A computed fold for a 505-nucleotide part of an RNA from an uncultured bacterium, annotated as small-subunit ribosomal RNA, 5' domain.
It matches the Rfam family "Bacterial small subunit ribosomal RNA".
The RNAcentral record of the full RNA draws on Greengenes.
Context: one part of a larger RNA
RNA sequence: GGAUGAACGCUGGCGGCGUGCAUAACACAUUCAAGUCGAACGGAACAAACGAUUUCGGUUGUUUGUUUAGUGGCGGACGGGUGAGUAACGCGUGAGCAACCUGCCUUUGUGAGGGGGAUAACGUUUGGAAACGAACGCUAAUACCGCAUGAUGCAUAGGAAUCACAUGGUUUUUAUGCCAAAGAUUUAUCGCACAAAGAUGGGCUCGCGUCUAAUUAGAUAGUUGGUGGGGUAACGGCCUACCAAGUCGACGAUUAGUAGCCGGACUGAGAGGUUGAACGGCCACAUUGGAACUGAGAAACGGUCCAGACUCCUACGGGAGGCAGCAGUGGGGAAUAUUGGGCAAUGGAGGCAACUCUGACCCAGCAAUACCGCGUGAGUGAAGAAGGUUUUCGGAUUGUAAAGCUCUUUAAGUGGGGACGAAGACAGUGACUGUACCCACAGAAUAAGCAUCGGCUAACUACGUGCCAGCAGCCGCGGUAAUACGUAGGAUGCAAGCGUUAUCC
Repeated sequence: GGAUGAACGCUGGCGGCGUGCAUAACACAUUCAAGUCGAACGGAACAAACGAUUUCGGUUGUUUGUUUAGUGGCGGACGGGUGAGUAACGCGUGAGCAACCUGCCUUUGUGAGGGGGAUAACGUUUGGAAACGAACGCUAAUACCGCAUGAUGCAUAGGAAUCACAUGGUUUUUAUGCCAAAGAUUUAUCGCACAAAGAUGGGCUCGCGUCUAAUUAGAUAGUUGGUGGGGUAACGGCCUACCAAGUCGACGAUUAGUAGCCGGACUGAGAGGUUGAACGGCCACAUUGGAACUGAGAAACGGUCCAGACUCCUACGGGAGGCAGCAGUGGGGAAUAUUGGGCAAUGGAGGCAACUCUGACCCAGCAAUACCGCGUGAGUGAAGAAGGUUUUCGGAUUGUAAAGCUCUUUAAGUGGGGACGAAGACAGUGACUGUACCCACAGAAUAAGCAUCGGCUAACUACGUGCCAGCAGCCGCGGUAAUACGUAGGAUGCAAGCGUUAUCC
């Protein structure tokens, strides 16, 4: 000198655009943050119309509409947060899978025949303070289960051809065995099953790279390899039984400490050093530890179960909870914001759609927290006014500075008009927002500070103080003429900021 997610002191006009708990992965009151589909299903409630009946109160049937608790489907594995753990195939980069999976989406081919038994809801009874149940009875489905049909599918046992990368791959063929389906509807469609391929997303393996300590030198028994078996989507000590005794290590094993990694960011002429906020990719985690279920996908932040700690409710028998989602609270801290608006746009989930949901997102609010832009007036004006400071008392300086005169009106203010962002032919749809912007009006009117002035280092005098009070980054200054302390005048530098502190180069 540059930089910062900064803080502190003094000061503070406006706008644009970013950023904003770095500390306690501490504890959390409260609202909201993941739902949707009635065009899968049977009900229930309400309303309307029509019909039957009527003791004129009603009752009942059909149809239509609205709402929906429940069954069912899809989605809650995305999106959002955090960086505790992790020195690891975690990440980065480059390869490989002849050892793998992939819902929704796209393409292609083929098919959808015929049955069955339940169950929630509901009703009755009943337990419990509650959370939540229990028994019996009834009912539907795109819920569940057989049967049929089956190959280009899968499995097993062969044959042939061809290719290769060691196990082998691909194509073709024979035999045997096995496996499917669901309907809805406004008749337009939307779905369902099997198979093949694609795309997307993932899984696994390997080469290389990835902090410090040797005042850490030996480490290891499922450990290293083999065989059989199991398990997985898949390879594999992944697991298991047996067998062998291996395997890693000064090219740093093991142990200990520290740490999420990268694209990047800062700095530097570069080499390099430091760093990993915001934005993007990957990973890990969701009160602590463990476990599986469902599912195409989870060992699942707002799912389940168990154990621990903590908090809350309780009728003491038992229950409920998880902000490292958005706001917000307490606490910690030098320190970090609103319990805001909207789904208008972009994107996501569900739905044929209308639409619903969306603290993702878009906006607004707060903070000079960073960067950028603008303003606080312009011209003229010497009697060099007054006042201040200083003085050798002549003057010098503040200083064209002020006043005065002539102008201008950015920004702020008032009034009027008023968007783009909205896509798709008409129409409709804007949170932001009566915002940006445009026009008019008035008046210099409403707007300057901070640090420094001994040398380094741009900028000097007076008074006070008297090794005191104090200053200080280094050298150093102060003990009676201090350009170094304090105040004043003046000056210098930067400027809505200026200094200080901290950290990096």